[in-house]
Context: one part of a larger RNA
RNA sequence: AGCAUAUGGUGGAUGCCUUGGCACAAAGAGGCGAAGAAGGACGUGGCAACCGACGAAAUGUCCCGGGGAGCUGGAAGCAAGCAAUGAUCCGUGAAUGUCCGAAUGGGGAAACCCGGCGGGAGUAAUGUCCCGUCACCGCUACGGCGGAGCGAACUCGGGGAAGUGAAACAUCUCAGUACCCGAAGGAAAAGAGAACAAUAGUUAUUCUCGGAGUAGUGGCGAGCGAAACGAGAGGAGCCCAAACCGAACGGCAUAGCCGCUCGGGGUUGUAGGGCGCUCAACAAAAGCGACGCAGAGCAAUAGUCGAAUGACCUGGAAAGGUCAUCCAAAGAAGGUGACAGACCUGUAGGCGAAAUUGCCGAGCGCGCCGAGAGCGUACCUGAGUACCACGGAGCACGUGAAAUUCUGUGGGAAUCCGCCGGAACCAUCCGGCAAGGCUAAAUACUCCUUUGUGACCGAUAGUGAACCAGUACCGUGAGGGAAAGGUGAAAAGAACCCUUGAGAAGGGAGUGAAAAGAACCUGAAACCAUAUGCUU
Numbered sequence: 001a002g003c004a005u006a007u008g009g010u011g012g013a014u015g016c017c018u019u020g021g022c023a024c025a026a027a028g029a030g031g032c033g034a035a036g037a038a039g040g041a042c043g044u045g046g047c048a049a050c051c052g053a054c055g056a057a058a059u060g061u062c063c064c065g066g067g068g069a070g071c072u073g074g075a076a077g078c079a080a081g082c083a084a085u086g087a088u089c090c091g092u093g094a095a096u097g098u099c100c101g102a103a104u105g106g107g108g109a110a111a112c113c114c115g116g117c118g119g120g121a122g123u124a125a126u127g128u129c130c131c132g133u134c135a136c137c138g139c140u141a142c143g144g145c146g147g148a149g150c151g152a153a154c155u156c157g158g159g160g161a162a163g164u165g166a167a168a169c170a171u172c173u174c175a176g177u178a179c180c181c182g183a184a185g186g187a188a189a190a191g192a193g194a195a196c197a198a199u200a201g202u203u204a205u206u207c208u209c210g211g212a213g214u215a216g217u218g219g220c221g222a223g224c225g226a227a228a229c230g231a232g233a234g235g236a237g238c239c240c241a242a243a244c245c246g247a248a249c250g251g252c253a254u255a256g257c258c259g260c261u262c263g264g265g266g267u268u269g270u271a272g273g274g275c276g277c278u279c280a281a282c283a284a285a286a287g288c289g290a291c292g293c294a295g296a297g298c299a300a301u302a303g304u305c306g307a308a309u310g311a312c313c314u315g316g317a318a319a320g321g322u323c324a325u326c327c328a329a330a331g332a333a334g335g336u337g338a339c340a341g342a343c344c345u346g347u348a349g350g351c352g353a354a355a356u357u358g359c360c361g362a363g364c365g366c367g368c369c370g371a372g373a374g375c376g377u378a379c380c381u382g383a384g385u386a387c388c389a390c391g392g393a394g395c396a397c398g399u400g401a402a403a404u405u406c407u408g409u410g411g412g413a414a415u416c417c418g419c420c421g422g423a424a425c426c427a428u429c430c431g432g433c434a435a436g437g438c439u440a441a442a443u444a445c446u447c448c449u450u451u452g453u454g455a456c457c458g459a460u461a462g463u464g465a466a467c468c469a470g471u472a473c474c475g476u477g478a479g480g481g482a483a484a485g486g487u488g489a490a491a492a493g494a495a496c497c498c499u500u501g502a503g504a505a506g507g508g509a510g511u512g513a514a515a516a517g518a519a520c521c522u523g524a525a526a527c528c529a530u531a532u533g534c535u536u
Base pairs, nucleotide, nucleotide: 001535002534003533004532005531006530007529008528009527015521016486017485020457021456022454023453024452025451026450027449028448029446030445031150032149039100040099041098042055043054044053046078047077050074051073052059061094062093064091065090066089070082071081072080105114106113107112115134116133117132118131119130120129121128136147137146138145139144154185155183156182157181158180159179165172169219195202196201206233207232208231209230210229216224217223237438238437239436240382244264245263246262247261249259250258251257252256269416271381272380273379274377275376276375277374278373279372287368288367289366291365292364293363297359298358299357300356301355303351304350305349309324310323311322312321313320325342326341327331333345334344335343387411388410389409390408391407392406393405418433419432420431421430422429473480474479493520496508497507498506499505
């Protein structure tokens, strides 16, 4: 020195555990904000650094309700107090709520500086202090009302890539994706035929399954990729503009005409409506409403009642074992010194709200409908629109034979004997009525609340974060971003003695079931040491 064995050290794997995560389901909520939000700064405690709580009325105040013996948070200790005249605690409501922040009196390098006006405190007076008020924009019947900012995803709209794929690459793809901006809601969007279809018919929109990786499209490459229709979820339809009539006001070429506002009327495609005439019918009940008010009821936000077991044995401890017994609309679960239906919290099943809120909503009000037919008339039925050409975009569809939709430029109709569509275009036939608007449900999502579940994780896992984590730390900054859980049933956390440097550490003693001794459950390996044996 190597190897082996043994005993230790170091180290923190493994096992067990879980305060934390992850995913999903159901229900709720789907917003907060100038009545000052989200988020912060600074303060507030007897001693008070941090977290949490609160705001100069500051570890809190008031009323009401619950609850019933201890309490003054995490968090010990000392001190001082509170509480059956009901504290602490829990819930609804109310008060206070510094400064910054949309930040809004003006400024500003956020949490600071400096003002005007009115009122007040104080001073001999000024300075000073307190309260209120003073930004901008839109609308306004001038009284006022509204907006602004923040917020996870979902929605709609305005913009809009590239890496990539095509085994290169340019059309194409990725993709109208990522990302930026705007707007809104609890959903949004869409929506009541100028629709589909095909000789038969359907009947708004949305979503799902199929149709179907089909028809198509495509440097016919890579790829992209429908619809009709069928089956389901859901189901709901309406209002204007115009003709015409009337009123106020204004203007003019003033028996009138025009304009404007309001009221009536009217709303569709077997065309409908207006106006004139004729006939019918009488008329306000029933019915309907997506509008307003609203009792009872139900629910949420504190709670409350809630069955049934003892003995012995082992043990540190009984919930284990043995014996005997009981409840069960309750044998879910968690805790308790080992494994508990009957010990605790609970569970099944009942009950409960002064206050605030939500749902439903008898009833009341308001509104709608109730109002038809025939003949005539030819007044109305959405114009720089439809459509066309060119340039683009969007439609599954890359310009193609390319319809349909949108529109930048130019041109530019018809008016019901009308117009549009049915995949160039024409005819026939069929379907529909554009150029105004509203509309619940079925659908999408989850920052958040409650309850529950898991062939989800169990501390290198699961969130980055089980622990004072978006912390420490890094970076000028945008930004990046950790490590770190476990004594024991209970601190009973080791009085006292000894060595020593009044240290660290150790040895006794003591606690404990066990030192498990705080560098604390278990305590693997690498690595280190000691002892012994063998080899060299």
This is a predicted structure of a 536-nucleotide part of an RNA (large-subunit ribosomal RNA, domain I) from Kapaibacterium sp. (SeqCode). Its Rfam family is "Bacterial large subunit ribosomal RNA". The RNAcentral record of the full RNA draws on ENA. NCBI's taxonomy places the organism under Bacteria, Bacteroidota, Eximiradiia, Kapaibacteriaceae (SeqCode), Kapaibacterium (SeqCode).